[in-house]
Bacterial RNase P class A from a Steroidobacteraceae bacterium, 425 nucleotides, folded computationally.
Rfam family: Bacterial RNase P class A. Rfam classes the family as a ribozyme.
Its mean pLDDT, the model's own confidence on a scale to 100, is 77.
The gene name in the source record is rnpB.
The organism belongs to Steroidobacteraceae, within Bacteria.
């Protein structure tokens, strides 16, 4: 200098004028002061708070799913384990069970689940065909061998005076021999060659696929194959380390038996009562209705009477249906009080698992202690408008009970830590 990874932060600024709104003060004219976000959003999780429900357990339904810790709690966070990606800093993963059962796998492919055989390899095994003619059999006397006890010729040897006799070798001739060499023929049987057919063997190699029943090598085989062996991988048991997930270079066993999908049903373990601030609590008109008491109308009874009425007691009474009772239906004056609800008002409402700083404990999430600060709270619902100046020319978007998370949206820019590459010293 370039390329990247992770974490954190800012979110146009300043001024003037005029507005809106909470609170405080007010001489009622105003004055002072506070006034959106990192996501206020989605409402996806988890809590607080409120009301209702609730003995306990089970079923159903929904959710969560490696281990340990943090927390009010979580599906969040931190640390760790395992797997995958990256040279690396780092990033990603719902990551329990597929030897309980059910189910699924498009297309391609021969075959996709008690695997299969398209191309390919093989012909051991069984059988057929073609070829060879090795064995075998046959023919034939060319070579060869044997014989010629009166064959012929030549050359020797021995004996003999000699004629001659005996004998060997070579060639020719004749005869015989099919054991040997060569030739010719045959192919029933045996053998060999051809996979050439059929039956069959194989799963190495090719090819298909997301996925095809461990990998490499040697042996082995007709060809092959964990078929055997070595190494690697895998699984199980034990030991060791770790709280655990898990790891293991330790020991033993097993030729490998058990493919994938459970954000398919399902199984296992754990968690979950419901509704939500229009929750809910309080104050409380007018009108209508409910209850109680009293007065009074009416009715019944009694007493007194100057016969006009008065007093006392009781009472739900009246009307309709009905002979009466029960019963049913309808109706009934005034005053006071009580209680519920509506309009309206108040609370809930913002001081809170709060912010900031420091110290201590912890790898960390976080916790403990001390100090300090107060930072929107409306209910037709405020947070705006205009102008001027400056710059890097300004994104996504706006509270409505509160908080902790997650996810999504977002112009530009800043800071810190780290990684890789190049150059220079």
């Nucleotide at each position: 200098g370039g390329a990247g990874u992770c974490g954190g932060c800012c979110a146009g600024g300043c001024a003037a004028u005029c507005g809106c709104u909470g609170c405080g003060c007010u001489u009622c004219g105003g004055c002072g002061u506070g006034g959106a976000g990192g996501a206020a959003a989605g409402u996806c999780c988890g809590g607080g708070c409120u009301c209702c429900a609730c003995a306990g357990g089970g079923c159903a339904a929904g959710g969560u799913g490696c281990c340990a810790g943090g927390u009010a709690a979580u599906g969040c966070c931190u640390g760790g384990g395992g797997g995958g990606c990256g040279c690396g800093a780092g990033c990603c993963c719902a990551c329990g069970g597929a030897a309980a059962g059910u189910g699924c796998a498009a297309c391609a492919g021969a075959g996709a689940g008690c695997a299969a055989a398209c191309c390919g390899c093989c012909u051991a095994u069984g059988u057929c065909c073609g070829g060879c003619g090795c064995g075998u059999c046959g023919c034939g006397a060319g070579g060869g061998c044997a014989c010629g006890c009166u064959g012929c010729a030549g050359c020797g040897g021995g004996c003999g005076c000699a004629a001659g006799c005996c004998u060997g070798c070579u060639g020719c001739c004749g005869u015989g021999c099919a054991g040997c060499c060569a030739g010719c023929g045959a192919u029933a049987c045996g053998g060999c060659c051809g996979c050439g057919g059929c039956a069959g063997g194989c799963a190495a190699g090719g090819g298909u696929g997301a996925a095809a029943c461990g990998g490499u090598g040697c042996g082995g085989u007709a060809a092959g194959a964990g078929c055997g062996c070595a190494c690697c991988g895998c699984g199980c048991c034990g030991g060791u380390g770790g709280c655990a997930a898990c790891a293991u270079u330790c020991g033993g066993c097993g030729g490998c038996a058990c493919g994938g999908c459970a954000a398919a049903c399902c199984c296992c373990a754990c968690c979950u009562g419901g509704a939500g601030c229009a929750a809910g609590a309080c104050c409380a008109a007018a009108u209508a209705g409910g209850g109680a008491a009293g007065c009074g109308c009416g009715c019944g009874g009694g007493c007194c009477u100057u016969c006009g009425g008065g007093c006392c007691c009781g009472u739900u009474c009246c009307u309709g249906c009905g002979g009466c009772c029960c019963g049913c239906a309808g109706g009934g004056g005034c005053u006071u009080c009580c209680g519920g609800g509506u309009a309206g008002g108040u609370c809930g409402c913002u001081c809170g698992a709060g912010g900031c700083g420091c110290a201590c404990g912890g790898c960390g999430a976080c916790g403990u202690g001390c100090g300090u600060c107060c930072c929107a709270g409306a209910u037709g619902g405020a947070u705006g408008a205009u102008u001027g100046c400056c710059c890097a020319c300004g994104a996504c978007a706006g509270a409505a009970c509160c908080c902790g998370g997650c996810u999504u949206a977002u112009c530009g820019g800043c800071c810190g830590a780290c990684u890789c590459c190049c150059g220079c010293u």